[in-house]
């Protein structure tokens, strides 16, 4: 050194997430790689860390170590952008305000704007009125005795004269009940084109004097303060997105090294 026949191995592997922790399904990367059965409200297991079942290859181009490369994912995360909230700061540009023109329209000498004096709406009080209720007065009914008046009969007291109590009937009236809505009186109020007082008088309407020409609105120009949710590569705070540089795992691949057993030549 070579032939057979076997075994360890090997017939993909990473990343995130799950999870006490590995590995699987199932997402992603890689890039081609035996089949079947289980699994996300999960499935197998326990550091020799998917299980059960078949099958193929098997000692090196395929096993196994290191070491470069590095698809990718993953943490951090100065910054840029965005939105948002505070703070600042400024007034060129925007919007508001003030004063100063310019025009255009209302209203105005049948009197603007102002000043002043009244009055209404508004608010308390009282009063009238009128509506509601309740009460008295007025009209009727109303008591088997225990209300009242007359009290037939009756009945008691007398010897009489003459008395005395009273039932029904009669008339009457009390609580009560009804009519009436006339009057009178208390009381109340989302009741009033009403009167007298008083507050208020900020806005609104609306008389009188005073005086005599402006007053409103719209557009636009100027000017001012520096007022704003407007301006500002301004500072800060939260949020989201993207992404250098850092760590980190890390697939294919490229180099280098290691690997058993039996018989036979």
């Nucleotide at each position: 050194c070579u032939g057979u026949g076997c075994u360890a191995g090997g017939c993909g592997g990473g990343g995130a997430a799950c999870u006490a922790g590995c590995g699987g399904u199932g997402c992603c990367c890689u890039g081609c790689a035996c089949c079947c059965g289980c699994a996300a409200u999960c499935c197998g297991c326990u550091a020799c860390a998917g299980c059960g079942g078949g099958g193929c290859u098997g000692a090196a181009u395929u096993c196994c170590c290191g070491g470069c490369c590095g698809a990718g994912g993953u943490c951090c995360g100065c910054g840029a952008c965005c939105u948002u909230c505070g703070c600042c700061u400024c007034c060129c540009a925007c919007g508001a305000c003030a004063u100063c023109g310019u025009c255009c329209g209302a209203c105005g000498u049948u009197g603007a704007g102002a000043g002043u004096c009244g009055g209404g709406u508004c608010c308390c009080a009282c009063g009238c009125a009128g509506c509601g209720a309740g009460a008295g007065c007025c009209c009727g009914c109303g008591a088997a005795c225990c209300c009242c008046g007359u009290c037939a009969g009756g009945u008691c007291c007398g010897g009489a004269a003459g008395g005395a109590a009273g039932c029904a009937g009669c008339g009457g009236u009390a609580a009560g009940c009804g009519a009436c809505c006339g009057u009178u009186c208390u009381c109340g109020g989302g009741u009033g084109c009403c009167g007298u007082g008083g507050g208020g008088c900020g806005a609104c309407c609306u008389g009188g004097c005073u005086g005599g020409a402006g007053c409103c609105g719209g557009a636009u120009g100027a000017u001012g303060g520096g007022c704003g949710c407007g301006c500002g590569c301004g500072c800060g705070g939260a949020g989201g997105c993207c992404a250098a540089c850092g760590a980190u795992c890390g697939a294919c691949g490229c180099c280098g090294g290691g690997u058993g057993c039996a018989c036979g030549g």
Annotation
The RNA shown here (Bacterial large signal recognition particle RNA) has 265 nucleotides and comes from a Chloroflexota bacterium. The model forms 90% of the base pairs in the Rfam consensus. The prediction has a mean pLDDT of 78. Its Rfam family is "Bacterial large signal recognition particle RNA". It is annotated as a non-coding RNA gene. Rfam's curators write: The signal recognition particle (SRP) is a universally conserved ribonucleoprotein involved in the co-translational targeting of proteins to membranes.